Molecule: Glycine riboswitch aptamer
RNA sequence: AUGACACUCUGGAGAAGCCCGGCCGUGACCGGGUGCCGAAGGUGCAACGCCGCUUAUGACAGCGGCGAAUCUCUCAGGCAAAAGGACAGAGCGCGGA
Numbered sequence: 001a002u003g004a005c006a007c008u009c010u011g012g013a014g015a016a017g018c019c020c021g022g023c024c025g026u027g028a029c030c031g032g033g034u035g036c037c038g039a040a041g042g043u044g045c046a047a048c049g050c051c052g053c054u055u056a057u058g059a060c061a062g063c064g065g066c067g068a069a070u071c072u073c074u075c076a077g078g079c080a081a082a083a084g085g086a087c088a089g090a091g092c093g094c095g096g097a
Stems, first nucleotide, its partner, number of pairs: 002095002005093001007091005016034001018033005023027001035079003041075001042073001044071001048067007
């Protein structure tokens, strides 16, 4: 100097304190409803790439499969703070050289 990974520290967004009901309890509580958010996790894949098959002298053709995201869906999760948090930086361990 490098990175599949573990741990530690730092930063880290969005969206209802909505409506109805409940109560020894009056609480961002419980039950129901509506609205909303995307950055745990999960779903999906146009182009493109790779692989296989088919036709063909020859694939740049046809068919099928696989592959990413902060895109997409909103299942899960979330809509004060705390916690969590993709991702980023640093440290440290480990791996490889």